[in-house]
RNA sequence: GGGGAUUUAGUUUAAUUGGUUAGAAUCUUGUGUUUGCACCACAAUGAUCUGGUUUCGAGUACCAGAAUCUCCA
Numbered sequence: 001g002g003g004g005a006u007u008u009a010g011u012u013u014a015a016u017u018g019g020u021u022a023g024a025a026u027c028u029u030g031u032g033u034u035u036g037c038a039c040c041a042c043a044a045u046g047a048u049c050u051g052g053u054u055u056c057g058a059g060u061a062c063c064a065g066a067a068u069c070u071c072c073a
Base pairs, nucleotide, nucleotide: 001072002071003070004069005068006067007066010026011025012024013023019056028044029043030042031041032040049065050064051063052062053061
């Protein structure tokens, strides 16, 4: 320098050829339970890598960029 893959809660991830509060597990916090802790049950908090375009509607399509991994030279 050229090709490919990936990017979504703190972490691991789901999302059907675009369709509506973006779901779950775990972590954290609170309540219940316990003599107390843990386990367990319930609840809460928290996310689409960045900017733009198309569309009634974008995590999804298009353009540009960023980061990580990988192949070739």